[in-house]
Context: one part of a larger RNA
């Protein structure tokens, strides 16, 4: 000098990113115990007080010796001694200290986030992320959908279930809600037109040549090569629906009898111009925005504003009581974490074998 641990005067978070760590509390009984609250909770909230041995005394319980009444007896009743076990009172001892070791919550207040229990990176993340009740679209009528096997079988799961059922998707307890926009994408729905493949079709022409021939040519059958019009699904254009489907959800410019602001007006685009609620936010760039509050003093943090670069309604919107090894900021209690360092133990560095 490293580790691990114990102890510390005065102060008590001034350390520090942040009370990290480590001290505080801890156990039984009493007494009390706010807001809020989904009336179950919160809640061991918070806080306060007792706690050992001895002795007397009292209650109240086991357990019952004796006596005793009535009885033919069996029994029943009354009495109630000693022992036992609690709990309370008062009296007194000792010791710094009486849950005398050991094990054994520190606590309150405000916010974000998520409703809670649970789940997850086996070995750097436990959370705000995943599930979750619980809403809502969706498909599927039974040989269901869908899965699984399987060059597209057989079989098997779904299910020895039947729409109060099985399956996908999406939010994600509760309360209140949950606008507007079907132009684009998708999907659903109809068959009237238009497009439209392979397949049927088979006009028509070309190649060869028996044959005629006016010697230029034409030219049957057969083979063969190309091939029109015509039939012809689905699907696309067409129509119409449909947002708890993918998703979208303006701009300029003027006005009120100070000033400012515009309830109102005009103009141009658009499918439709963002509604409730929230709001410098896990979202705000300017930004340490501006005012309050906490502090002596606060880029965090609460409570408001609203000028929202660039929230917002199940890619859910806002609330919320209980809940969290979450996070964020305060306060009490505490403390070598610090002013500032010390001293002790054990184990290592060292010497030496």
């Nucleotide at each position: 000098c490293u580790c691990u641990c114990g102890u510390u005067a005065a102060g008590g978070a001034a350390c520090u990113c942040g009370g990290c760590a480590a001290a505080u509390u801890a156990c039984c009984c009493u007494c009390g115990u706010a807001a809020c609250u989904u009336c179950g909770g919160g809640a061991g909230a918070a806080g306060a007080g007792g706690g050992a041995c001895c002795g007397a005394g009292a209650a109240a319980u086991g357990u019952g010796a004796u006596a005793u009444a009535u009885u033919u007896a069996c029994a029943u009743g009354u009495u109630g001694a000693g022992c036992g076990u609690u709990u309370c009172u008062c009296g007194g001892u000792c010791g710094c200290a009486g849950a005398g070791a050991a094990a054994u919550g520190g606590c309150c207040c405000a916010g974000g986030c998520g409703a809670c229990u649970g789940u997850u990176u086996a070995a750097c993340a436990a959370a705000a992320a995943c599930a979750c009740a619980g809403c809502a679209c969706u498909a599927u009528g039974c040989a269901a959908a869908c899965c699984c096997g399987u060059a597209u079988a057989a079989g098997g799961g779904g299910a020895a279930g039947u729409a109060u059922a099985u399956g996908g998707u999406g939010u994600g307890a509760u309360g209140c809600c949950u606008g507007c926009c079907c132009a684009a994408u998708g999907c659903c729905a109809a068959a009237a037109g238009g497009u439209c493949a392979a397949a049927c079709g088979g006009a028509a022409g070309g190649g060869u040549u028996a044959g005629c021939u006016u010697c230029g040519g034409c030219g049957a059958a057969g083979c063969u090569c190309u091939a029109a019009a015509g039939u012809a699904a689905a699907g696309c254009c067409c129509u119409g629906g449909u947002g708890a489907a993918u998703g979208g959800c303006g701009g300029c410019c003027g006005u009120a009898a100070c000033u400012a602001u515009a309830a109102c007006g005009g103009u141009c685009c658009u499918a439709a111009g963002g509604u409730a609620g929230c709001g410098a936010a896990a979202u705000u760039c300017c930004u340490u925005g501006u005012c309050g509050g906490g502090u002596a003093a606060g880029u965090u943090c609460c409570g408001a504003c609203c000028u929202g670069c660039a929230c917002g309604a199940a890619u859910g919107g806002u609330u919320u009581a209980a809940c969290g090894a979450u996070c964020u900021g305060g306060g009490c209690g505490c403390u070598g974490u610090c002013u500032c360092a010390a001293c002790g133990a054990g184990a290592g560095a060292c010497u030496c074998g």
Molecule: large-subunit ribosomal RNA, domain IV
Organism: soil metagenome